[in-house]
Context: one part of a larger RNA
RNA sequence: GACGAACGCUGGCGGUAUGCUUAACACAUGCAAGUCCAACGAGAAGGUUUUGAAUGAUCCUUCGGGUGAAAUUAGAACUGGAAAGUGGCGAACGGGUGAGUAACGCGUGGGUAACCUGCCCUAUGGAAAGGAAUAGCCUCGGGAAACUGGGAGUAAAGCCUUAUAUUAUGGUUUUGUCGCAUGGCAAGAUCAUGAAAACUCCGGUGCCAUAGGAUGGACCCGCGUCCCAUUAGCUAGCUGGUGAGAUAACAGCCCACCAAGGCGACGAUGGUUAACCGGUCUGAGAGCGCUAACGGUCACACUGGAACUGAGACCCUGUCCGAACUCCUACUGGAGGCACCUGUGGGGAAUAUUGCGCAAUGGGGGCAACCCUGACGCGACAAUACCGCGUCAGUGAAGAGGGUUUUCGGAUCGUAAAGCUCUGCUAUCGGGGAAGAAAACGUGACGGUACCCAAUGAGGAAGUCCCGGCUAACUACGUGCCACCAACCCCGCUAAUACGUAAGUUACAAGCGUUCUCC
Numbered sequence: 001g002a003c004g005a006a007c008g009c010u011g012g013c014g015g016u017a018u019g020c021u022u023a024a025c026a027c028a029u030g031c032a033a034g035u036c037c038a039a040c041g042a043g044a045a046g047g048u049u050u051u052g053a054a055u056g057a058u059c060c061u062u063c064g065g066g067u068g069a070a071a072u073u074a075g076a077a078c079u080g081g082a083a084a085g086u087g088g089c090g091a092a093c094g095g096g097u098g099a100g101u102a103a104c105g106c107g108u109g110g111g112u113a114a115c116c117u118g119c120c121c122u123a124u125g126g127a128a129a130g131g132a133a134u135a136g137c138c139u140c141g142g143g144a145a146a147c148u149g150g151g152a153g154u155a156a157a158g159c160c161u162u163a164u165a166u167u168a169u170g171g172u173u174u175u176g177u178c179g180c181a182u183g184g185c186a187a188g189a190u191c192a193u194g195a196a197a198a199c200u201c202c203g204g205u206g207c208c209a210u211a212g213g214a215u216g217g218a219c220c221c222g223c224g225u226c227c228c229a230u231u232a233g234c235u236a237g238c239u240g241g242u243g244a245g246a247u248a249a250c251a252g253c254c255c256a257c258c259a260a261g262g263c264g265a266c267g268a269u270g271g272u273u274a275a276c277c278g279g280u281c282u283g284a285g286a287g288c289g290c291u292a293a294c295g296g297u298c299a300c301a302c303u304g305g306a307a308c309u310g311a312g313a314c315c316c317u318g319u320c321c322g323a324a325c326u327c328c329u330a331c332u333g334g335a336g337g338c339a340c341c342u343g344u345g346g347g348g349a350a351u352a353u354u355g356c357g358c359a360a361u362g363g364g365g366g367c368a369a370c371c372c373u374g375a376c377g378c379g380a381c382a383a384u385a386c387c388g389c390g391u392c393a394g395u396g397a398a399g400a401g402g403g404u405u406u407u408c409g410g411a412u413c414g415u416a417a418a419g420c421u422c423u424g425c426u427a428u429c430g431g432g433g434a435a436g437a438a439a440a441c442g443u444g445a446c447g448g449u450a451c452c453c454a455a456u457g458a459g460g461a462a463g464u465c466c467c468g469g470c471u472a473a474c475u476a477c478g479u480g481c482c483a484c485c486a487a488c489c490c491c492g493c494u495a496a497u498a499c500g501u502a503a504g505u506u507a508c509a510a511g512c513g514u515u516c517u518c519c
Base pairs, nucleotide, nucleotide: 001518002517005515006514007513008512009511012389013388014387015386016385017384018382019381020347025345026344027343030341034089035088036087039086040085046079047078048077049076050075051074052073053072059066060065096300097299098298105225106224107223108222109221110220111219112218115217116216120213121212122211123210124209125208126207128162129161130160131159137153138151139150140149141148142147168193169192170191171190172189173188174187175186176185177184178183198205199204227271228270233263234262235261239259240258241257242256243255245253275297276296277295278294279290280289282287303322304321305320306319325336326335327334328333353379355378356377357376361375362373363372364371365370393421394420395419402413403412404411405410426460427456428455430453431452432451436446463508464507467504468489469488475502476501477500478499
């Protein structure tokens, strides 16, 4: 000098940041991923119109009845579009954490003649003919529940079959050309394989194939990346070959057979520690330490394993299996996973609110309106850090009183106070009041906030550490090798500038001091 700090004493305001470094310990409650009816069927409540029924106000009456408002109820038509279901897209992003990992994990520079890529952009071409189901719903059951079995009927941009398709895919092959090799590219022959979906408010929005782009990813290689030799040998799919398989793709990635290789003092193997980097702290630099916040990459999601779906996962709020734990149960069987945002217990020296809003920025769905979004924007808490401001300014000598000290003359606190004159940053109160909104109108959580104007009035706002030397700042009393102090030297045994208290001084200041750690 620095800090994601803590502790002691003290504490006025604002701005900007930051805030579980420990138990990747366990978690009550709420919320964090939905959306589309312009894909589909079915359709609750409600609304409008109308018909019937039984009541029947009012008016008329020859007392028999007629008239027929309003509400009730049943049905029809037109609307309406809740909850659920099929289907599409999203849920692989965003958010968290750093346990594991000493590794192509990360950083850096290359390679793929060994690869994939939904949505998006550009271009070309296409969308023909049919079919079978199934959920919801209805009904009959089983079960305490979670859930689940059978039957009849139904739709689609869901599923299936056929047709067509050049430049697609796979095999065989010819020619040309290029390459460091395996081989690449272009043109052709031949065999085999492979598409589609409609909706519409008529404006559009979608569907299929192919080629190119963009974006995102996958794999490979050179170099670099902590400590221990009181770790010296390690390896059997191990090292290579041939063939088959698997993959988007190369490869012992996997398998069969064959060979006996491969790594190692240029540190293998084993052990310890650790996510890596941009950066950040310090330092004149070289370097050293660290990896909180912000940004990039990786890994993980109670623990271990596995695949499914999909353009993409081996998937934090999906599925299945095993283990531990917690909860429910009719004891047969079930449910759960905060390292999302709050919050609780626990651990700890130690770290905040079960807040407001989708107004902005961004993301998902939708033609859109809009819906969702604890991302994000804001507010609350904390002197945790940095920055700024204030706690008054001028004048004022009887050098007041009082304190301390004294050689009793005085000295000092000290222009300090009082008194007088001003100001209004801040404070309190009253009034006005934004920008942030893009996009004509309208739309603001923050917020009646920031800011502006007026009034009041010095009023409400200073401490902490030190004073032997290093090191700026000294006297008195108490104590008497005691009690203590102390980073080092050291101090204290009766006149202690070093302990304790007081007065005074020095330093820094809403902070000051101590402690941990780093340079």